[in-house]
This is a predicted structure of an 83-nucleotide RNA (transfer RNA) from a Dehalococcoidia bacterium. It matches the Rfam family "tRNA". The family's RNA type in Rfam is transfer RNA. Rfam's curators write: Transfer RNA (tRNA) molecules are approximately 80 nucleotides in length. NCBI's taxonomy places the organism under Bacteria, Bacillati, Chloroflexota, Dehalococcoidia. The coordinates come from a structure-prediction model, not an experiment, and the mean pLDDT is 80.
RNA sequence: GCCGAGGUGGCGGAACGGUAGACGCGCCGCACUCAAAAUGCGGUGGGGGAAACCUCGUGCGGGUUCGAUUCCCGCCCUCGGCA
Numbered sequence: 001g002c003c004g005a006g007g008u009g010g011c012g013g014a015a016c017g018g019u020a021g022a023c024g025c026g027c028c029g030c031a032c033u034c035a036a037a038a039u040g041c042g043g044u045g046g047g048g049g050a051a052a053c054c055u056c057g058u059g060c061g062g063g064u065u066c067g068a069u070u071c072c073c074g075c076c077c078u079c080g081g082c083a
Stems, first nucleotide, its partner, number of pairs: 001082007010025003018066001026044006045056004059075005
């Protein structure tokens, strides 16, 4: 340099162009216990706010579309292969 795969919460990891964060782990609260572990129930993206609520968010920047994690273009990074 060329080809391929990938980049999504704190972590792993889903998501036909139509409510994004399913599910698991972790974390927080409660129950149980003498106390803990285990187990069960509830909650859990970031920022602002007393709350209601507002706002931002799929590596970065553009494009197509009524609508993009998904399709297209460029760039960055990781992994594999070729040279």